Predicted 3D model of a 1373-nucleotide RNA (small-subunit ribosomal RNA) from an uncultured bacterium.
The RNAcentral record of the sequence draws on ENA and SILVA.
The prediction has a mean pLDDT of 86.
Its Rfam family is "Bacterial small subunit ribosomal RNA".
RNA sequence: UAGAGUUUGAUCCUGGCUCAGGAUGAACGCUGGCGGCGUGCUUAACACAUGCAAGUCGAACGAUUAAACCGGUUUCGGCCGGAUAUAGAGUGGCGAACGGGUGAGUAACACGUGACCAACCUGCCCCUUACUUCGGGAUAACUCGGCGAAAGCCGUGCUAAUACCGGAUACUCCAGUCUCUUCGCAUGAAGAGGCUGGGAAAGCCUUUACGGUAAGGGAUGGGGUCGCGGCCCAUCAGGUAGUUGGCGGGGUAACGGCCCACCAAGCUUACGACGGGUAGCCGGGUUGAGAGACCGACCGGCCACAUUGGGACUGAGAUACGGCCCAGACUCCUACGGGAGGCAGCAGUGGGGAAUUUUGCGCAAUGGGGGAAACCCUGACGCAGCAACGCCGCGUGCGGGAUGACGGCCUUCGGGUUGUAAACCGCUUUCAGUAGGGAAGAACAUCGACGGUACCUACAGAAGAAGCCCCGGCUAACUACGUGCCAGCAGCCGCGGUAAUACGUAGGGGGCAAGCGUUAUCCGGAUUCAUUGGGCGUAAAGCGCGCGUAGGCGGUUGCCUAAGCGGGACCUCUAAUCUUAGGGCUCAACCUUAAGCCGGGUCCCGAACUGGGCGACUUGAGUGCGGUAGAGGGAAGUGGAAUUCCCGGUGUAGCGGUGGAAUGCGCAGAUAUCGGGAAGAACACCGAUGGCGAAGGCAGCUUUCUGGGCCGCCACUGACGCUGAGGCGCGAAAGCUAGGGGAGCAAACAGGAUUAGAUACCCUGGUAGUCCUAGCCGUAAACGAUGGGCGCUAGGUGUGGGAGAAUAUUUCUUCCGUGCCGAAGCUAACGCAUUAAGCGCCCCGCCUGGGGAGUACGGCCGCAAGGCUAAAACUCAAAGGAAUUGACGGGGGCCCGCACAAGCGGUGGAGCAUGUGGUUUAAUUCGAAGCAACGCGAAGAACCUUACCAGGUCUUGACAUCCAGUGCAAACCUAAGAGAUUAGGUGUUCCCUUCGGGGACGCUGAGACAGGUGGUGCAUGGCUGUCGUCAGCUCGUGUCGUGAGAUGUUGGGUUAAGUCCCGCAACGAGCGCAACCCUUGUCAUUAGUUGCCAUCAUUAAGUUGGGCACUCUAAUGAGACUGCCGGUGACAAACCGGAGGAAGGUGGGGAUGACGUCAAGUCAUCAUGCCCCUUAUGACCUGGGCUACACACGUGCUACAAUGGACGGUAUAACGAGAAGCGAACCUGCGAAGGCAAGCGGAUCUCUUAAAGCCGUUCUCAGUUCGGACUGUAGGCUGCAACUCGCCUACACGAAGCUGGAAUCGCUAGUAAUCGCGGAUCAGCACGCCGCGGUGAAUACGUUCCCGGGCCUUGUACUCACCGCCCGUCAAG
Repeated sequence: UAGAGUUUGAUCCUGGCUCAGGAUGAACGCUGGCGGCGUGCUUAACACAUGCAAGUCGAACGAUUAAACCGGUUUCGGCCGGAUAUAGAGUGGCGAACGGGUGAGUAACACGUGACCAACCUGCCCCUUACUUCGGGAUAACUCGGCGAAAGCCGUGCUAAUACCGGAUACUCCAGUCUCUUCGCAUGAAGAGGCUGGGAAAGCCUUUACGGUAAGGGAUGGGGUCGCGGCCCAUCAGGUAGUUGGCGGGGUAACGGCCCACCAAGCUUACGACGGGUAGCCGGGUUGAGAGACCGACCGGCCACAUUGGGACUGAGAUACGGCCCAGACUCCUACGGGAGGCAGCAGUGGGGAAUUUUGCGCAAUGGGGGAAACCCUGACGCAGCAACGCCGCGUGCGGGAUGACGGCCUUCGGGUUGUAAACCGCUUUCAGUAGGGAAGAACAUCGACGGUACCUACAGAAGAAGCCCCGGCUAACUACGUGCCAGCAGCCGCGGUAAUACGUAGGGGGCAAGCGUUAUCCGGAUUCAUUGGGCGUAAAGCGCGCGUAGGCGGUUGCCUAAGCGGGACCUCUAAUCUUAGGGCUCAACCUUAAGCCGGGUCCCGAACUGGGCGACUUGAGUGCGGUAGAGGGAAGUGGAAUUCCCGGUGUAGCGGUGGAAUGCGCAGAUAUCGGGAAGAACACCGAUGGCGAAGGCAGCUUUCUGGGCCGCCACUGACGCUGAGGCGCGAAAGCUAGGGGAGCAAACAGGAUUAGAUACCCUGGUAGUCCUAGCCGUAAACGAUGGGCGCUAGGUGUGGGAGAAUAUUUCUUCCGUGCCGAAGCUAACGCAUUAAGCGCCCCGCCUGGGGAGUACGGCCGCAAGGCUAAAACUCAAAGGAAUUGACGGGGGCCCGCACAAGCGGUGGAGCAUGUGGUUUAAUUCGAAGCAACGCGAAGAACCUUACCAGGUCUUGACAUCCAGUGCAAACCUAAGAGAUUAGGUGUUCCCUUCGGGGACGCUGAGACAGGUGGUGCAUGGCUGUCGUCAGCUCGUGUCGUGAGAUGUUGGGUUAAGUCCCGCAACGAGCGCAACCCUUGUCAUUAGUUGCCAUCAUUAAGUUGGGCACUCUAAUGAGACUGCCGGUGACAAACCGGAGGAAGGUGGGGAUGACGUCAAGUCAUCAUGCCCCUUAUGACCUGGGCUACACACGUGCUACAAUGGACGGUAUAACGAGAAGCGAACCUGCGAAGGCAAGCGGAUCUCUUAAAGCCGUUCUCAGUUCGGACUGUAGGCUGCAACUCGCCUACACGAAGCUGGAAUCGCUAGUAAUCGCGGAUCAGCACGCCGCGGUGAAUACGUUCCCGGGCCUUGUACUCACCGCCCGUCAAG
């Protein structure tokens, strides 16, 4: 010392990206009241107009001097004096080398810091001592002359000095030489003395004063040398000839190759020379907990530069910003001959740029130059101006005030919010404004730019003064409307495709505030380069392995040393900054006083540890001796089996090969088999989780040469050790060069297959190569994906090589190797675990997001192939590791289902019906779309329905509520019209009443509103389909795991079943399963009418009396539970078989549908948010359409016939329905039906003759006596109405079709198949749908395969979950 977002369905980790903080010489956008203190060209060291920025001294000198004033004088022109006035130029002196600017260059003793100069200089200033003497000749100014456009220059003549020159004097000065003393780390230095030689000066002035010369000292300033320190690149590895050193000279203030001659051949570099890039350095500034990282504006120190480059002069000092000379570029003047210039001084201009100020005032203060001084100069400086550029301070009011006003916004329409906010009442006056007074800054009389400023006082009035950003998460703050993947937003993740808290606007809210945001840059967060403080088995990361150089590190012990280390003292660390404590501006910023901090150096002390020196030791390491195992390596020789080839024999038609084949070989004799021979390569069994080696790697046997290891004994050496950058060597396979060899195998290649294709997998051949010799290459998933060494930290169990011991067929101990399982510990997890990935030490190598890329360029190596070293632009918000849940697999195991198989019957072909697509149309209303849309919504479209189309109409409406007026109606008639509707006529109401009126109903009127089958099923509720009646889906507590999660629910059995049993870190529970419900099968009891009839009587007839036993009806019960027996099983659950029973192992059937999936279906059943229409997308009417028709599909009906058709006779059901209904009997009609009409709201009557079946007759295999479509004619029924567009009947006509390609559907028993009957809807319309009964089969070996599903397990780069993900090519943009 704070973190957060972002990789995933979720998790942990690794890892990058991004954000919140602070800062700035900033800029941009919006906004802007005041003051104080600071700051202000970061870019073009680009170019500069104009003004100013360095002068001064008459007390150094000569000559000259305007105007004005005063005094005097005057011939009125002037003259003299004040006057040493003043002024400009010149000689001379000092200054101009300071002050001011800039950062181009510079990687350097440039800077910082600390030393040194015994190798040096220093004007002005201070102190001390001495001197200041005698002379001389010029020259500018000026005068005259000349040249030139100008700048300027030349000549003649005159003159002065503190200008210049000569002489004298000078102990100490300088040079040479000699002697002595003292001192220093050294070259050497200092002091004293002797001799010889050499060297000064300036005056001015009224006196003081100010100067001048020499010498010594001080102070200040400078020069030089050295140690240490501070950038990047090794894809810059070698550099260097004045180079390194010496001797002797020159030069300098001084040392020195600084320069020169000669001599030598050195010098420097991996502790990074040389080269390249970048850069002024520091005090310090920003940030940070710190260590650090970045920066070097303002202020201060140093350096460098002054248009570019070079050079010297003068001087104490310069190689000189406002000096000189030369050269270059540029600008200006010119009479074209020639000249002038240098803002990186202050202002200012242009230009560049995102961007940086006034051509201000003053020398009043501080400081500087000159002067004796007055004073002059000073764009240094002091101030003012401009700029919110920064920091700091202040204000824009304060108190009361609910009807919670108006307005705005939202709303569930009730209200909420803006909001005490406003209005309104009371109060105050900072700042700004007006007016009056008015400083300090000045020591010392005068002198104040700032400045009528700061400050003080008075006055008026809430009066003149608020914006900016944000509101999806991170991150404080939410609603409405608009928009509709558009417009736009965005720091990251990401928002926007019609309900956007993410865009735009509004209301509201949050934050900061004279500012607020954005952009840029730096530090932080980032422990994300990790010294503090990281890693490398799988995330990025151990060199393929060894030997070894430099370097780093190093056992026990004694003595010495004192480099590291520790302590103390002293010196230094400019000022400012910073911190702390004070002080001053009203506070603060700001200013100021004192103290403190880091670093460097010197001296003294200490001696544990590290280092150094000397000595000793044996445990590290090594040597010797005795044994021992081994595919360790090199060379030579040798052996058998097998393959192939050659020769010969036997022998005949095939062989070979594959999933199946073919190519190929073979009658010219193969394959097979026997004998003989040749050649090359590799070494079966032993053989192993075994052995050896550093790794690569090593395998028949023998001989020989040779390396290493292990064990035992303890003799010897005495730290000889470990690691190892560079370097050197070894290094599989493939490949390369040269020469051999070549049996088998086999890239390339050829052929045959496979396939949509098959440049593959399979097959037949086959060349390099594989082998040997010599030489290259130098890489591999060279892997244990794990560098080497040493020490320490539980064990158990195998195995290889030794040694020892004992109680000796066995076992124990110990050393070295090699495996497995496991403790602690570690790890993100997986896992590792004495062979560590544990705990420590030492050394080396390597990593720092993914892609680009192990690529380009450069260098080195190679014959080549290529290897080693190794980037960047650009791009992404991830890429990854381990583990988890699912899903998936042409993975595995177990198990189900009419899933397959075994069967029976269909569909697909025909005709028709019906639905759909498509097309058509004014409209053919809409929806449903694999299974799970398509005889579906629709249990029934002629009108209606109806939602569609055309035309005609209505507008508070066809329908609801409210208000006002009125009191009517309904119904009927007449007329117009297609009708809706319009006009007229007849007709005139009901209920309650307190008699006022109220209600119902109708009409008229106004507005709120109605209405919508308009949109969105991807805004919804409800309902439904589907997986699936599949056996699953979860929870609580506990336990395990960092966590997602796991466990339970897995396992062994069993079941239709997560059904049950057993076991088990689980124990329980819930929704599902099952059961409870309905129906059917048996029996009993109760009840007998409309049901039934055994017995008695009776009839045509259970018709009637009678009866309720039976059938039946419908209520209640019984019964079935693996209960019993045997066997199997684990003494279980359960299964198999049996008995009894009407029924046996859920008896049959139904209802019943877990958590969830499909944004499945439905806004057109209904409900409903939002959007849309409102004289129409609403409402009414007539007619049409939904019924169209080249075609395609689904679902059905009828058939193709003899198990049949037709005709005649005849037997036996069940479920149901019926009043605007079912309708008997009777009559008519061939018939559909009609007429009349009994009975029945129904166990009574009707629908209602069931049909297949059975008994006969006929047909005789044919497009038929099969089949019935289509069509014609004539009828019937319903209905206002059958044209578009209903059903039925009769007669006639008599199509396709002779059992249906690929494919596909249903069904496991009262089932399939077949036969008829009833019902809903309904006026009518049924081949559909929902039910009912009759007749009534076949087959299931079995679970390999297809489909679907369940459980366990495994892999995964999938999780929108395999209809996934993803790679390459091509094309378009």